[in-house]
């Protein structure tokens, strides 16, 4: 630092996802050891039991028990006397600290800076001054009541360092008076005059004077520490916009330590608030922690700082200080005791418990250490702490052994084999002992207190003493721990997750869209590198993985550092507030701004250096570093701000121009409609094509006149005007804005614009008019499968005019406003300047093309989408959904604002290559047209679907199956079916064993295979041993027309004999790609010329190859016969010939080669000569890159599954030949261009034949049969060719056409013609009179007709593949209609139009919204009701201290009742806010091959959209 995923590929946009790091975690498997750390994120839920905050006898007043003494004496008792003393109580300090925890809280609650001239502080420190003299209680105790308990009373005595007067007063504090004077402002300083305190108290010592220590008063200082108050900073929501009556401010009063509406009466009506008030949400805050290159984001656990809480909610009280966690009152839940009358209680202290939840520990051990609290001190308390247990929860160390060691072992896997791999890995040898185990010894944390014992210091006469320093002194929870030493033995110690791509790392085998995986893409439908398992490999390693979470990758919310023509994104359009921005030039200020000092910015973290544990993780030290805040100097450019000035921005006036710019009045013809009236007569309108309508009651048409209403042709345009919607006949008016030249004025007045105002097309609403065409709704007529549509006749509302809403559009240049910048060239429009013209130059618009430069590409390009600058307004994946809801706004319609849940991995852009169009343009083809002859009707053949069947074996199914594979099923074939047999097999190979050949003949039984038997026989080669063959057994294996042609090879067909396909180099593009192959011509042809950023080349086209037409040479039997000769009834019969036809080799010959003309002077096309043949003379062979998962596992040949006493294999019969029916292909014909069962008589060619072709002769009406010559064939045979040509009958009918169909009879073949052959004779004589819609072949020796031959073949041809006879019309043309080919368009297709896709309905599931209610929470307002309490009254009760009094008694002041204000919980009403449920409703997703149609992508078949 990337990466994968949209596409057939691409480049950009934009989402989703992964790779890192982190964690107080859960879970999954696994688990050896030590260190340092960490450990209830859940329900601030509820606790059983134990700790957890006490101490002081040196303040008191006592002391119950024990111990020693003494007395007494009933010897165990009672007094006493000293020691030791719990335990309670009065007093002091201390429970406001420490520890827990994060519910509230959006706050002066945190941080970070001050202020405090508005303050308060026990202990501690400094240093002053004091400490006189009195008093009167009171619990404890002792005696009782009450009560279960908790606890309360009564009544007597009693002490302090509890508590109260009194004297004293430097100072301080009130209070009043006065001065000075600092300050921003006195409650601050100075003087003066009046009021209030104390424990003679504790230890120690003593010389008995005191003296020391601890205390204690009063006031001043510091330190700490709290309190208040203030700038400044840090969350969401505007679907929370208006909020406040103590609410703002006064002056007074309370009150507070202590400013202040803190609180009260009065006055006045203020105060906040878009710079965000109020209200709702959620949240402790920071220091720091993760993250990250940084900014930034994310978090506040452990640690360390505030802050708040302590079961809820309220109070106060004590005190230096209270949110009083372990303290009190009162109310509410709640537990728990209870004798039912009434009390206890609070783990968010450490353990521990129960529920919760995925999850988080022991009811340990010490005060040994630091620290707290209280003592003089010893100590004595500390779940703070210090430790240890439990947890791989995390970080960091470490080890599970190390060397040798190939026979490369054995097992495993994998491969066909060899062999690979596991793997030096084991084993084996040697060797170490970390860790664990055993067992020895055994620090460190402990400083120093009391004690002594020595100095020193300052006072002192000594003592007790105080401070310091030295020595000596006990104490260790963890722990017999760390660390060491010894022992023995490789011994005690290896997993997870991965392996399709991202992402390192691959093979078998089982599954068969199942089981499953899967972070994204996406594997799985029989060869899974993606599922499960083994091997093997990669990664980490006492871990590994998955889940959640954050941060990052994400430039993916963009300050750093993005965007808005077309992808999401420019507001419909001016105005114009606040606001942010703001010319020139001088000069002051210092607020922004730089710059320097201080001051803060704890401590730990972090960073660097170093040290301390064996090392690290840990710790510890020093350094350095810290944004900001705040105070204090200086600078003065820049921005602000104050002065004064310019004029280039702005704007004013004058001059002058152009305009469909607004607004109200007016007039104008030209069409329509309608009305009147005349001419006139059968139509007329309308369409593709009707038809509804109109018309003889006289229309359309054409004339005249009249009436309405809207809307302006021609100028007209790419042109004007305006902000923008928009504006179009002429005139007259009022009224905006634009532009240009000069010259004057004003002095920055200027830009942009959150909200707010205005304006705003159609359409749409309210009222009132208007109403001619036109025209939703709606009729009505066509289309149509249907047609609520397009088309067609009507035809309201509306469209017009006034006024009022409404306020929205694809309101688009999809492009916000203003200003400056920066090549041109060309047009149009309006002005100016050079006197006019022409033409130049300069100014405002509106257009095109274009350089720079942008941009994903299209493109844009002075009218910017270019570089800048200022400001507003918007975007952040697609679907939900611009919907729900809430509020605004509307008369409705609606409109502005505007979510979530779900749900998908992509939606979108833009340009490429294909396809494709009911797009376009050129071109070819028996493609149509133009002909001829056919099929579709009939019989028959044959093939097929279907049907039946035991089986009708299998395959072939649009063009490209269906007289196809089959080039011939009676049996075999054969593969189906019945029934019968057999299992190493019918058939291949090699073992090994055995017999003798195998086999032939033959009996029996069977339907036959086959079984039992007979009887002969011993096989080839070699002298021989042996080899080869055959046969029986056995066990490898054979067998399969079983299944997959979608695993596969070959082979085939089709597009289509179309003329395309494509490749190096270059060149163009960000790419994919593209040029080349397009363009002009031409030509069957990418065939060839010409041009071109293209220049070549390959495969295809042609040619070369065969056969046929002409010719030549050379050869000549079996073929041939001109000439000679012979010969016959005839006859190349014969000798002979190489002239001829003819037959086989092998050459010639046709090339647009020549001539005219067109074309560009090209290719090339036309025409003409010659020629046997003219422009590829026919005609075959010959099929590019691909296409259709096209046919074929059934020719063959193969992967893989499946059968193996059967799905092999063998034999009989039997099916394939069936038959209601459809279709394909053929054959005969329906007749006279014909029949003829009437006659006569020609002409071929190309094949065939030995298990063959068979001549003649005889026989049979004939198939056919006898025969038995010739011929391996230019020699003999099949073999007669037909049609046609001549002569004669039929005479238009179901006939002398036509021959199905059926009797009889019969011939061949073949073991065998019943199912189920062809043929012949006889008789028999059936549909059929030229075939709907549809359709199919064929341009010349073609079609059409007409026979022959050959393959298969025993027999069996109307099919099929040759051969030849005879032999024809037409083709103007290319509109169509099929197919095709080249270029160009659209595209939302790419499995590619047999393509994509919308929408309802139906089903099912899911989340949501509306709901008549129903049940919570929450907070608010009005009242009621009032606990405790504090203040305030009150004087009923009741009182020790002090006053007055001899006393009684009264005073002052307390206490207790009662009693007001306020006052929590509760209660009653209201209205709001928010969750939960909920009949039924609405729509929304998502879902397997449902249903209707076919809206949209192509002109999507009505152009689409808003």
């Nucleotide at each position: 630092a990337g990466a994968g995923u949209u596409u057939g590929a691409u480049c950009a946009u934009g989402g989703c996802u992964c790779a890192g790091a982190a964690c107080g975690a859960a879970c999954g498997c696994u688990g050896g050891c030590g260190g340092c750390g960490c450990g209830u994120c859940u329900u601030a839920a509820g606790c059983a039991u134990g700790c957890a905050a006490g101490u002081c006898g040196a303040g008191c007043g006592g002391g119950a028990a024990u111990g020693u003494g003494u007395a007494g004496c009933u010897u165990g008792c009672u007094a006493u006397a000293c020691a030791u003393g719990a335990g309670a109580g009065c007093g002091g300090c201390g429970g406001a600290c420490u520890g827990g925890u994060g519910a509230g809280u959006a706050a002066c609650a945190c941080g970070u800076a001050g202020g405090u001239g508005a303050u308060u502080u026990a202990c501690c420190c400094u240093a002053u001054a004091g400490a006189c003299g009195g008093g009167g209680a009171u619990a404890g105790c002792c005696a009782g009541u009450a009560g279960a308990a908790a606890u309360a009373c009564u009544g007597g005595a009693u002490a302090a360092u509890a508590c109260c007067g009194g004297a004293u007063a430097a100072g301080a504090a009130c209070a009043u008076u006065a001065a000075a004077g600092u300050u921003a402002g006195a409650g601050g300083u100075u003087a003066a005059u009046g009021u209030g305190g104390a424990a003679a108290g504790g230890a120690g010592c003593u010389a008995a004077g005191g003296c020391u220590c601890c205390g204690c008063u009063a006031a001043a200082g510091g330190a700490g520490a709290a309190g208040c108050c203030u700038g400044c900073g840090g969350c969401c929501c505007a679907u929370c916009a208006g909020c406040u009556a103590g609410u703002u401010g006064g002056a007074g009063a309370g009150g507070u330590a202590a400013a202040g509406g803190c609180u009260c009466a009065c006055c006045a009506a203020g105060g906040c608030g878009a710079u965000g008030a109020c209200g709702g949400g959620u949240a402790u805050c920071c220091g720091g922690c993760c993250u990250u290159a940084g900014a930034g984001g994310g978090u506040g656990a452990a640690c360390g700082g505030a802050c708040a809480c302590a079961u809820u909610g309220g109070g106060a009280c004590u005190g230096a200080g209270a949110u009083a966690c372990g303290g009190c009152c009162c109310a509410g839940a709640c537990u728990c005791c209870u004798a039912c009358g009434g009390g206890a209680g609070g783990c968010a202290g450490c353990a521990g418990c129960u529920a919760a939840g995925a999850a988080u520990a022991u009811u340990c051990c010490g005060c040994a250490a630091u620290g707290g609290a209280c003592g003089a001190a010893a100590g004595u308390c500390u779940g703070a702490c210090g430790g240890a247990g439990c947890g791989a929860c995390g970080c960091c160390g470490c080890g599970u052994g190390g060397a040798u060691g190939a026979a490369g072992a054995a097992g495993g896997u994998c491969g066909g084999a060899a062999g690979a791999u596991u793997g030096u890995a084991a084993a084996a040898u040697c060797c170490u002992u970390u860790u664990a185990c055993u067992g020895u010894a055994g620090a460190g944390g402990a400083a120093u207190a009391a004690g002594c014992g020595a100095u020193a210091u300052a006072g002192g006469g000594a003592a007790u003493g105080a401070u310091a320093u030295c020595g000596u002194g006990g104490u260790g929870a963890c722990u017999g721990u760390a660390a060491g030493c010894a022992g023995a033995g490789a011994a005690u110690a290896a997993g997870a997750g991965g392996c399709g791509g991202c992402u390192a790392a691959u093979u078998a085998c089982g599954u068969g869209c199942c089981a499953g995986c899967a972070g994204c893409c996406g594997c799985g439908g029989u060869a899974a590198c993606a599922c499960g398992u083994a091997a093997g490999c990669c990664u980490c390693g006492a871990g590994c993985g998955u889940u959640g979470u954050u941060c990052g990758g994400a430039a993916u919310u963009a300050u750093u550092g993005g965007g808005c023509g077309u992808a999401a994104a420019g507001g419909g359009c001016a105005u114009g507030u606040a606001g942010g921005c703001g010319g020139u030039u001088a000069u002051g200020u210092a607020a922004g701004u730089c710059u320097g000092g201080u001051g803060u910015g704890a401590a730990a973290u972090a960073c660097u250096u170093a040290a301390g544990c064996u090392u690290a993780a840990c710790u510890u030290a020093a350094g350095a570093a810290u944004a900001g805040c705040a105070u204090u100097g200086g600078a003065a450019a820049c921005u602000g701000u104050g002065u004064a000035a310019c004029u280039a921005g702005a704007a004013u006036c004058a001059c002058u121009g152009a305009a469909g710019g607004g607004g109200a009045g007016u007039c104008g013809g030209a069409a329509u409609u309608c009305c009147a009236g005349g001419u006139g007569u059968a139509g007329g309108g309308g369409u593709g094509a009707a038809a509804u309508c109109u018309g003889u009651a006289g229309a359309u048409a054409u004339c005249u006149g009249g009436a309405a209403g809207a809307a302006c042709a021609c100028c007209g345009a790419u042109g004007g005007c305006g902000a923008a919607a928009g504006c179009a006949g002429g005139c007259u008016u009022c009224u905006g804005g634009c532009a240009g030249a000069u010259g004057a004025u004003u002095g920055a007045c200027g830009c942009u614009g959150a909200g707010g105002u205005g304006c705003g097309a159609a359409g749409g609403u309210g009222c009132g008019g208007g109403g001619a065409g036109c025209a939703a709704a709606c009729a009505g007529g066509a289309u149509u499968a249907g047609a609520u549509a397009c088309c067609c006749u009507g035809g309201u509302a509306g469209u017009c005019c006034g006024c009022a809403c409404a306020g929205u559009a694809a309101a688009c240049g999809a492009u916000g406003u203003a200003c400056a910048u920066u090549a041109g060239g060309u047009a149009u429009u309006u002005g100016g300047g050079c006197a006019g013209a022409a033409g130049u130059c300069u100014g405002g618009g509106u257009g095109c093309c274009g350089a720079a430069g942008c941009a994903a590409a299209c493109g844009c390009g002075a009218u910017a989408a270019a570089u800048g600058u200022a400001c507003c307004g918007c975007c952040u994946g697609g679907g939900g959904a611009g919907u729900a809801u809430g509020c605004c706004c509307g008369c409705a319609a609606g409109g502005g604002u505007g979510a979530a849940a779900c749900u998908c991995a992509a939606a979108g852009g833009a340009a490429u290559u294909g396809a494709c169009g009911g797009g376009g343009g050129c071109c070819c083809g028996c493609a149509c047209a133009a002909g001829c002859g056919g099929u579709g009707g009939a019989g028959c053949a044959u093939g097929u679907g279907g049907u039946u069947u035991a089986a009708u074996u299998c395959g072939a199914u649009g063009g490209u199956a269906c007289g196809c594979g089959a080039g011939g099923a009676a049996c075999c074939u054969u593969a189906c079916c019945u029934g019968g047999g057999u299992u190493u097999g019918a058939c291949a190979u090699a073992c090994a064993a055995g017999u003798g050949a195998a086999g032939a003949c033959u009996a029996u039984a069977g339907a036959g295979a086959u079984a039992u038997g007979g009887g002969a026989g011993c096989g080839u080669a070699g002298c021989a041993a042996u080899a080869c063959g055959c046969c029986u057994u056995g066990a490898a294996c054979a067998g399969g027309u079983g299944c997959u042609g979608c695993a596969u090879g070959g082979c085939u067909g089709u597009c289509g004999u179309c003329a395309g396909c494509u490749c190096g180099u270059g060149c163009c593009g960000u790419g994919a790609g593209g040029u080349g192959u397009u363009g002009g011509g031409u030509u069957a042809a990418g065939u060839c010329c010409c041009g071109c950023a293209a220049c070549g080349a390959g495969c295809g086209c042609a040619a070369c190859c065969c056969c046929u037409a002409c010719u030549g040479a050379c050869a000549g039997u079996u073929a041939c016969u001109a000439a000679c000769a012979g010969g016959u009834a005839a006859a190349g019969c014969u000798g002979a010939g190489g002239a001829c036809u003819c037959u086989g080799u092998c050459g010639g010959a046709a090339c647009u080669g020549c001539c005219g003309g067109u074309g560009a002077u090209a290719a090339a096309c036309u025409g003409g000569a010659g020629g046997a043949a003219g422009g590829u003379g026919g005609g075959g062979a010959u099929g590019a890159c691909g296409u259709c998962a096209a046919g074929u596992c059934a020719u063959c040949a193969u992967g893989g599954c499946c059968c193996u006493u059967a799905u092999g294999u063998c034999c009989a019969g039997g099916g394939c030949u069936a038959c209601a029916c459809a279709c394909g292909u053929g054959c005969u014909a329906c007749a006279a261009u014909g029949g003829u069962g009437g006659g006569g008589a020609a002409c071929a060619a190309a094949g065939u034949g030995a298990a063959g072709c068979g001549a003649a002769g005889c026989c049979g009406c004939g198939a056919g049969g006898u025969g038995a010559a010739g011929c391996a064939a230019a020699a003999c045979g099949c073999a007669g060719a037909a049609a046609a040509c001549c002569c004669a009958u039929c005479g238009u009918a179901g006939u002398u056409c036509g021959g199905a169909u059926u009797g009889a009879a019969g011939u061949c073949u073949g073991a065998a013609a019943c199912c189920c052959g062809a043929c012949u004779u006889c008789a028999u004589g059936a549909a059929g009179u030229u075939g709907g819609a549809a359709u199919c072949g064929c341009u010349a020796g073609u079609a059409a007709u007409c026979g022959c031959a050959c393959a298969u073949c025993a027999g069996c041809a109307c099919g099929g593949u040759g051969c030849g006879g005879u032999g024809a019309a037409u083709a103007c043309g290319u509109u169509c209609c099929c197919g095709g080919g080249c270029c160009u368009u659209g595209u939302a297709c790419a499995c590619a139009c047999c393509g994509c896709c919308c929408g309802u309905c139906a089903c099912a599931c899911c989340a949501u919204c509306c709901g008549a209610g129903u049940c919570g929470a929450g907070g608010a307002u009005a009242c009621c009701c009032g606990a405790a309490g504090c203040c305030g009254g009150u004087a009923g009760g009741u009182u020790a201290a002090c006053c007055u009094g001899c006393a009684a008694a009264g005073g002052a002041g307390g206490c207790c009742g009662c009693u007001g204000u306020c006052g929590a919980a509760g209660g009653u009403a209201u209205g709001c806010u928010u969750g939960g449920u909920a009949a039924g409703g609405g729509g929304g997703g998502u879902g397997a091959a449902g249903u209707c149609g076919u809206a949209a992508c192509a002109a999507g078949g009505u152009a689409a959209c808003c």
This is a predicted structure of a 1506-nucleotide RNA (small-subunit ribosomal RNA) from an uncultured bacterium. Rfam family: Bacterial small subunit ribosomal RNA. Rfam links the family to the GO terms structural constituent of ribosome and ribosome.